[in-house]
Molecule: RNase P RNA; transfer RNA
Organism: bacterium
RNA sequence: GAUGUGGGCCGGGCGGCCGCGGGCAUUCUCACAGGAUGCCUGAGGAAAGUCCGGGCUCCGCAGGGCAGGGUGCUGGACAAUACCCAGUAGGGGCAACCCUCAGGAUAGUGCCACAGAAAUGAAGACGGCCCGGGGAGCAAUCCCUGAGCAAAGGUGCAACGGCGGAGUAAGAGCCCACCGGCGGCAGGGUGACCUGCCGGCCAGGUAAACCCCACCUGGAGCAAGACCCGCGGAGGGCGCGCAAGCGCUGGCGGCCCGCCAGAUCCCCUCCCGAUAAGGUCGCUUGAGAGGCAUGGCAACAUGUCUCCUAGAGAGAUGGCCGCUACCGCUUACCAGGCUUUGCCUGGCAGGCGGCACAGAACCCGGCUUACAGGCCCGCAUCAUAA
RNA sequence: GGGCGGCUAGCUCAGUUGGUUAGAGUGCCUGCUCGACAUGCAGGAGGUCACAGGUUCGAUUCCCGUGCCGCCCACCA
Numbered sequence: 001g002a003u004g005u006g007g008g009c010c011g012g013g014c015g016g017c018c019g020c021g022g023g024c025a026u027u028c029u030c031a032c033a034g035g036a037u038g039c040c041u042g043a044g045g046a047a048a049g050u051c052c053g054g055g056c057u058c059c060g061c062a063g064g065g066c067a068g069g070g071u072g073c074u075g076g077a078c079a080a081u082a083c084c085c086a087g088u089a090g091g092g093g094c095a096a097c098c099c100u101c102a103g104g105a106u107a108g109u110g111c112c113a114c115a116g117a118a119a120u121g122a123a124g125a126c127g128g129c130c131c132g133g134g135g136a137g138c139a140a141u142c143c144c145u146g147a148g149c150a151a152a153g154g155u156g157c158a159a160c161g162g163c164g165g166a167g168u169a170a171g172a173g174c175c176c177a178c179c180g181g182c183g184g185c186a187g188g189g190u191g192a193c194c195u196g197c198c199g200g201c202c203a204g205g206u207a208a209a210c211c212c213c214a215c216c217u218g219g220a221g222c223a224a225g226a227c228c229c230g231c232g233g234a235g236g237g238c239g240c241g242c243a244a245g246c247g248c249u250g251g252c253g254g255c256c257c258g259c260c261a262g263a264u265c266c267c268c269u270c271c272c273g274a275u276a277a278g279g280u281c282g283c284u285u286g287a288g289a290g291g292c293a294u295g296g297c298a299a300c301a302u303g304u305c306u307c308c309u310a311g312a313g314a315g316a317u318g319g320c321c322g323c324u325a326c327c328g329c330u331u332a333c334c335a336g337g338c339u340u341u342g343c344c345u346g347g348c349a350g351g352c353g354g355c356a357c358a359g360a361a362c363c364c365g366g367c368u369u370a371c372a373g374g375c376c377c378g379c380a381u382c383a384u385a386a
Numbered sequence: 387g388g389g390c391g392g393c394u395a396g397c398u399c400a401g402u403u404g405g406u407u408a409g410a411g412u413g414c415c416u417g418c419u420c421g422a423c424a425u426g427c428a429g430g431a432g433g434u435c436a437c438a439g440g441u442u443c444g445a446u447u448c449c450c451g452u453g454c455c456g457c458c459c460a461c462c463a
Base pairs, nucleotide, nucleotide: 001382002381003380004379005378006377007376008375009374010373012324013323014322015321016320017319018318020042021041022040023039024038025037026036027035028034044357048368049367051366052365053364054363055362056221057220058219059218063257064256065255066254068217069216070215071214072213073087074086075085076084088102089100090099091098092097103212104211108210109209110206111205112204126153128149129148131146132145133144134143135142136141161179162178164176165175180202181201182199183198184197185196186195187194188193225281226280227279228278230272232271233270234269235268236267237266238247239246240245248262249261250260251259252258288307289306290305291304292303293302294301295300326354327353328352329351330350331349333347334346335345336344337343338342387459388458389457390456391455392454393453396412397411398410399409414430415429416428417427418426436452437451439449440448
């Protein structure tokens, strides 16, 4: 320097005028409401999709079991998670590095089209191989029949370990070496797992099919929910039993158990009043952000210092102008080069144009997706120079 | 803001859910019927099953992500 790979960051800057949301102060107004003036403040890395997780609020308590749902290598971290960190195994890449819904197919069930003899059962002779008997033929060879064979061929995604040797009539883990799988033992590791030895034990795939195993899980969501103005009206809200209790009804937004209530100013439905998309709270200081130190490989934790940063409710955060940064086009000039009258490269000045994706709505931690242009750092491979 | 559902031919919908062949009606085109048209009859074309990735021998179907469209939730004291 080229190519690649991983990570982090920015998302134009300054100023003027007008306008909008919120807060504070002053002032106009008898006062509420409202108005005026001044000052301060006002979108993002994704505010988005709503895919996960939590805080918070309500559902009587948020209890047990079943069903349902979710997660799925191991360990850790966290408020919690499917995120994150560190590792293991498998796969891709020369490498840096990247990807994995990565438990169980030796619990059971289901499925495996077409082709093929046969598709899971220690299966299966279609073309074949070998031996014996019989027959035809001059012969090569062919036909019938008995028994053996899964080695090679063909079909297919897949044919019951692979390859080589020994062996055999021909063959076969029948035997042997190596490789792969499975099981057992020993050692190492917290663990996933790794290493070694032994055993011919050789077993198809599919769980992003049902299912099994382990762990987690009550439901709804700020349009949750609470308050403000009424000792208003009407209707409704258990039976038996002396009692314990039994039964009935309703509730606990799937079912059962269990629990609670059956009340007189307590609950439900309707009406009136207040009339409008009513107002106030919830509402923004929070698992907050940044710096430093310590512990840890890291995620992260602890301590300390500093900072305050939108809060609307039909929903503000905008418009215009000037200077400037960046990018593109173009014109003129200058310098250099050449394949010399036109091109290329660089510099400078002017003009024109562009500047993405996108828009808070209870809050937070992640994930995913969109994004013009630009900056920084680590690493790998190749080339070159010293 | 929050919670759900759906994308199959030009249009309206089946289907596949349990995996291996894409269908109906209507519309379009051609031919026949008719003097001509409508109707009727026969035949035909037309599909990246919204898009992308994965699991699998094989995906419209199963899984994950994205895009688009639609529905529901405010009413209290």